[in-house]
Model confidence (mean pLDDT): 80 of 100.
This is a predicted structure of a 77-nucleotide RNA (transfer RNA) from a Candidatus Parcubacteria bacterium.
It matches the Rfam family "tRNA".
RNAcentral records the identical sequence in 2 taxa.

């Protein structure tokens, strides 16, 4: 430079053909339980779904574009 993937909670991931509320482990917090702590059990917070635009009634998903990471390949000696 081309091209291909990936960006969703504080980590790690799902999220089916565009649609009703964005969701699971761990993590945190609180209660129970325990002499304390852990384990177990209950519940609660925590999301601009990278950023920006565009299509649609309606977008996390479809297209632009920018950023950021990860593969490959090409150049360059």
């Nucleotide at each position: 430079g081309c091209g291909c993937g990936c960006u969703u909670a504080g980590c790690u991931c799902a999220g089916u053909u565009g649609g009703u509320u964005a969701g699971a482990g761990c993590g945190a917090c609180c209660g129970c339980u325990u002499g304390a702590c852990g384990u177990g059990c209950g519940g609660u917070a925590g999301g601009u779904c990278g950023g920006g635009g565009a299509u649609u009634c309606g977008a996390a998903u479809u297209c632009c574009u920018c950023a950021g990471c990860g593969c490959g390949c090409a150049c360059c000696a």